A computed fold for a 99-nucleotide RNA from a Solirubrobacteraceae bacterium, annotated as SAM riboswitch aptamer (S box leader).
Of the family's consensus pairs, 97% are formed in the model.
[in-house]
RNA sequence: GACACAUCCAGAGGGGGGGAGGGACUGGCCCGUCGAACCCCCGGCAACCAUCGCGGGACACGCCGACGCGAAGAGGUGCCAAUUCCAGAGAGAUGUGUG
Numbered sequence: 001g002a003c004a005c006a007u008c009c010a011g012a013g014g015g016g017g018g019g020a021g022g023g024a025c026u027g028g029c030c031c032g033u034c035g036a037a038c039c040c041c042c043g044g045c046a047a048c049c050a051u052c053g054c055g056g057g058a059c060a061c062g063c064c065g066a067c068g069c070g071a072a073g074a075g076g077u078g079c080c081a082a083u084u085c086c087a088g089a090g091a092g093a094u095g096u097g098u099g
Stems, first nucleotide, its partner, number of pairs: 002098007013042005021031003025088004043080003048076002051071005084091001
C1' cells in the first nucleotide's frame, strides 16, 4: 500500500534542539519569528489491542466461545489549537483483523 470492520461534536502540554512553515487534498478560514515542520526528554489524555471480572448464542453437558457490560492503566499502538477546523469527494486519520 490492498480488503473488511469499528471510531472520529469528549479529553489531554511543558522543556531542549531546530529555524519557516503547518492545519492530508481543493476551496475557505485559521495557526506560526510572542518561534511552524521535524528530532529528543519529561508529562498527560483516551481506552482500539492485550490483561482481569461478570454475563453469554449454537451444542446433551463442560471447556471454549462470537458478542455485551464493567475494572485497571504496569504492556503494544494512537493522540494532546480550532467538531476530521468548515464545505466537498469514490476523501482522510487511527485501531483491529485478513492475505

The sequence was found by an Rfam model in a public genome assembly. Its mean pLDDT, the model's own confidence on a scale to 100, is 84. Its Rfam family is "SAM riboswitch aptamer (S box leader)". Its family is annotated with regulation of gene expression in the Gene Ontology.